[in-house]
């Protein structure tokens, strides 16, 4: 330095709360007994249970995920590897199909940014007033510009160069062998010589996706104001099947729209689960199975709170030290449910303790 | 508890991936007996914070802080 575990308190008393469940009571209430936050309850970023539109397919648009295998109810998570990237090195981070299906972009600088080049500079020739300097062709190895400018190294060649050949390497296509479930890695053979970037740009390809929220949603009660518009069920047309949109089907229409009016009050939903702990058995691991055992808040202006002792758990000092133990003094953070669960993110105390690199 | 926006200069607002501007204000000269008015000039920015794609980011993605607005029930 890297990783990874723990650590987030108990316990009696006395007084105050919230609910259960007993006994007394018409009842207010008394009284016993039991329970009473968290690893993140938090951000609302994701998958679900669950609820509700009578029931049901298809498609456009929208949206999400992107290497590979296994895990889960499922996920964008969680294991374990491949690929690229960082690090001396334990490790750490990946948003990781596709650019040869198509269209956009790459400002400025710079001769030229992709069916993309000649500014300098080298070669050859001609003209001129020897030098210099001017015009014609060739040229992309040298050097500027730039984030990137027609593989790279070395020898040959050439007017001067240039994969122009050539012999090694890298890339790239094609075909083959071996390992591996696979991502893919090792090798080999041949070929033109080399065909920017960027898809968290639009899009292509694979796969997945009805919405909606406990305030969801069911009942009771109370009170007013509808004599208020529009549409309307043979079929066709209007609504409805609740993110738009469209077609097929269906259709239990006191139904849908719009405008006014009244109310803001109770009960249920509301906590027994994909549920916790402990033990086995499999598996490299996430984690599956089996057996036992337990029931942990259910509030509605929002409860769990305060003082005392006393134990732990940290750190320091001091004594004593085989094991081991005593005293003293300080420390303890982030922070409170509101239907329920599996994830990520994000905040986090004193600090302890294994492991593993790597200097001296 | 859920569902929706928003965040640039003192203030009010713009800026389509090319390196951030306008009006108000504010100081300073001109001008005027002197003050608005008016005329030059001139000031004022880690784009709310962090990381990430990309050569390049106020603009795109993920994270967070803040700040605003909406969610009964009858008929």
């Nucleotide at each position: 330095g890297c990783a990874g575990a723990c650590g987030a308190g108990g316990u009696g008393a006395u007084c105050g709360c919230g609910g259960g469940c007993g006994u007394g009571g018409c009842a207010a209430c008394a009284u016993g007994u039991c329970c009473g936050a968290g690893g993140a309850a938090a951000g609302u970023c994701c998958g679900g249970g669950c609820u509700c539109c009578a029931c049901a397919g298809g498609g456009c648009a929208g949206g999400g995920u992107g290497c590979u295998g296994g895990g889960u109810a499922a996920c964008g998570c969680c294991c374990a590897g491949u690929g690229g990237g960082g690090g001396u090195g334990a490790c750490c981070c990946u948003a990781a199909g596709g650019a040869a299906a198509g269209u956009g972009c790459c400002g400025c600088a710079g001769a030229a940014a992709a069916c993309a080049a000649a500014c300098c500079g080298c070669c050859u020739c001609c003209g001129u007033u020897u030098u210099a300097c001017g015009g014609a062709g060739g040229u992309a190895a040298g050097g500027g510009u730039g984030a990137a400018a027609a593989g790279g190294u070395g020898a040959g060649g050439u007017a001067a160069g240039a994969g122009c050949u050539c012999a090694c390497c890298a890339g790239u296509a094609u075909c083959u062998c071996c390992g591996g479930u696979g991502a893919c890695g090792g090798g080999g053979a041949u070929a033109g010589c080399u065909u920017g970037g960027u898809a968290a740009a639009c899009c292509c390809c694979a796969c997945c996706c009805g919405g909606u929220g406990a305030a969801a949603g069911a009942c009771c009660a109370a009170a007013u104001a509808g004599a208020a518009g529009a549409g309307g069920a043979g079929a066709a047309a209007c609504g409805g099947c609740c993110c738009g949109u469209u077609u097929c089907g269906u259709u239990u229409g006191a139904c849908u729209c719009u405008c006014g009016g009244g109310u803001a009050g109770g009960u249920c939903g509301c906590u027994a689960g994909a549920g916790g702990c402990c033990g086995g058995u499999g598996g490299a691991a996430a984690c599956a199975c089996c057996g036992g055992u337990c029931c942990a808040a259910g509030a509605u202006a929002a409860a769990u709170g305060a003082u005392c002792a006393c134990c732990g758990c940290c750190c320091g000092u001091c004594c004593g030290u085989u094991c081991c133990g005593g005293a003293c003094g300080g420390g303890a953070a982030c922070a409170g449910g509101a239907c329920u669960c599996g994830g990520c993110u994000u905040a986090c105390a004193a600090g302890u303790c294994u492991g593993c690199u790597u200097u001296a | 508890g859920c569902c929706g926006a928003c965040g640039u200069a003192g203030c009010u607002c713009a800026a389509c991936g090319g390196u951030a501007g306008a009006g108000c204000g504010u100081c300073u000269g001109a001008u005027u007996u002197g003050u608005a008015a008016u005329c030059a000039g001139a000031u004022g920015g880690u784009u709310g914070g962090a990381g990430g794609u990309u050569c390049a980011a106020u603009u795109c993605c993920u994270c967070u802080c803040g700040u605003c607005g909406g969610c009964u029930c009858c008929a």
Description
Predicted 3D model of RNase P RNA and transfer RNA as a complex of 435 nucleotides. It holds a member of the Rfam family "Bacterial RNase P class A". By type it is a ribozyme. The coordinates come from a structure-prediction model, not an experiment, and the mean pLDDT is 76.